This is a predicted structure of a 348-nucleotide part of an RNA (small-subunit ribosomal RNA, central domain) from an uncultured bacterium. Rfam family: Bacterial small subunit ribosomal RNA. Gene Ontology terms of the family: ribosome and structural constituent of ribosome. Its mean pLDDT, the model's own confidence on a scale to 100, is 88.

Context: one part of a larger RNA
RNA sequence: UUGGGUUUAAAGGGUGCGCAGGCGGAAUGUCAGGUCAGCGUGUAAAUACCGUGGCUUAACCACGGGGGUCGCGUUGAAACCGGCAAACUGGAAUGCGGACAAAGUCAGGGGAAUGUGCGGUGUAGCGGUGAAAUGCAUAGAUAUCGCACAGAAGACCGAUAGCGAAGGCACCUGACUGGGCCGACAUUGACGCUGAGGCACGAAAGCGCGGGGAUCAAACAGGAUUAGAUACCCUGGUAGUCCGCGCCGUAAACGAUGAUAACUCGCUGUGGGGAUGAAAGAAAUUCCGCAGCCAAGCGAAAGCGAUAAGUUAUCCACCUGGGGAGUACGGCCGCAAGGCUGAAACUC
Numbered sequence: 001u002u003g004g005g006u007u008u009a010a011a012g013g014g015u016g017c018g019c020a021g022g023c024g025g026a027a028u029g030u031c032a033g034g035u036c037a038g039c040g041u042g043u044a045a046a047u048a049c050c051g052u053g054g055c056u057u058a059a060c061c062a063c064g065g066g067g068g069u070c071g072c073g074u075u076g077a078a079a080c081c082g083g084c085a086a087a088c089u090g091g092a093a094u095g096c097g098g099a100c101a102a103a104g105u106c107a108g109g110g111g112a113a114u115g116u117g118c119g120g121u122g123u124a125g126c127g128g129u130g131a132a133a134u135g136c137a138u139a140g141a142u143a144u145c146g147c148a149c150a151g152a153a154g155a156c157c158g159a160u161a162g163c164g165a166a167g168g169c170a171c172c173u174g175a176c177u178g179g180g181c182c183g184a185c186a187u188u189g190a191c192g193c194u195g196a197g198g199c200a201c202g203a204a205a206g207c208g209c210g211g212g213g214a215u216c217a218a219a220c221a222g223g224a225u226u227a228g229a230u231a232c233c234c235u236g237g238u239a240g241u242c243c244g245c246g247c248c249g250u251a252a253a254c255g256a257u258g259a260u261a262a263c264u265c266g267c268u269g270u271g272g273g274g275a276u277g278a279a280a281g282a283a284a285u286u287c288c289g290c291a292g293c294c295a296a297g298c299g300a301a302a303g304c305g306a307u308a309a310g311u312u313a314u315c316c317a318c319c320u321g322g323g324g325a326g327u328a329c330g331g332c333c334g335c336a337a338g339g340c341u342g343a344a345a346c347u348c
Stems, first nucleotide, its partner, number of pairs: 004319003007302002012316001014201004021194003025088001028085004033081002035077008049065006091191001092188004096183003100179001103177007114150008125136002162169002206247006216240001220236004258315006266293009276284001297304002321348003330341004
């Protein structure tokens, strides 16, 4: 490489958009590039294959025959692939109407809690633990009441609930932006799918500049525990945690399950919409989603099972024994931390 694979054994890219490329609905005509057929020709000889013969046989040698793949020319065929032309509506998209959601960005507003400051009441403890101690407190703490300020986070509702491509998203209100869903028609007329590179987004931590700093809290300090205790527990506490701008680009970025399309028994719950129905606005029904259980089938099993890991098609990504190693070297990116790409010797 062929083949076989990728939920858990090695293996789905973190996610999207998308250039090239690959692939692509139903129907008509035409061309004849691919394709197919006939004929011609090239493909030196030897070798190889088949047959016959010559050396006593064989090896070896001679003669004859037949190909295969591929190229070129020519004459045709027109189903399929492709080009062109005109045309179709089922895929796709747009318009219209309706409801939906923690989808995003910005701005404004509000309450609880925490901490701090000031004032009042009040007096000897508070705090903390397995037990303690460090710590705080007669310079009046803890507790309690009032006022004020600050920052951060959003109890209940809250739900195998919802939304988003993923990361992720939750107090209330407004503005702007995006999205899918449902419904009856209309419009365009294959405009589609996937997508190497590329571009964009991308939790937390971390980095740069500037702000902010209530809580919590790496590092650090102290107190305990212990044989020791660079820990677990306690008292403190700085980066950070928050905001703006700019980097970083990783993750058990997980459904450990790429995207799209089609097909393949049933049952149950639930979210959004519709039509019929129904006066308890219920059941049944339809489309889209989120979950649970299963038939067939699949699977090594666990399990999956219309949201497939079933049956198929197209495209991309990836795997090929363990360690060495996601290391070294080189390259690219980054302020750095480091990231991406990514071996070998050796060894089992």